[in-house]
Molecule: transfer RNA
Organism: marine eukaryotic metagenome
RNA sequence: GGAGUGGCUCAAUUGGUAGAGCAGUGGUCUCCAAAACCAAAGGUUGUAGGUUCAAGUCCUAUCUCCC
Numbered sequence: 001g002g003a004g005u006g007g008c009u010c011a012a013u014u015g016g017u018a019g020a021g022c023a024g025u026g027g028u029c030u031c032c033a034a035a036a037c038c039a040a041a042g043g044u045u046g047u048a049g050g051u052u053c054a055a056g057u058c059c060u061a062u063c064u065c066c067c
Base pairs, nucleotide, nucleotide: 001066002065003064004063007022008021009020010019016053025039026038027037028036046062047061048060049059050058
């Protein structure tokens, strides 16, 4: 100096209410399975504070990893 966000890999526009792919689960299909398709579930955004009507995003401290 950079990174930390579902199990994994990554998004999220000048701060405006967090999504996608894969995996897993259920279903359709099949003699069975795979593939394909459909559906639902899964997150206190590393931790603790602060500012703000509102914070993944801004500020402070701190932890882990990389250079």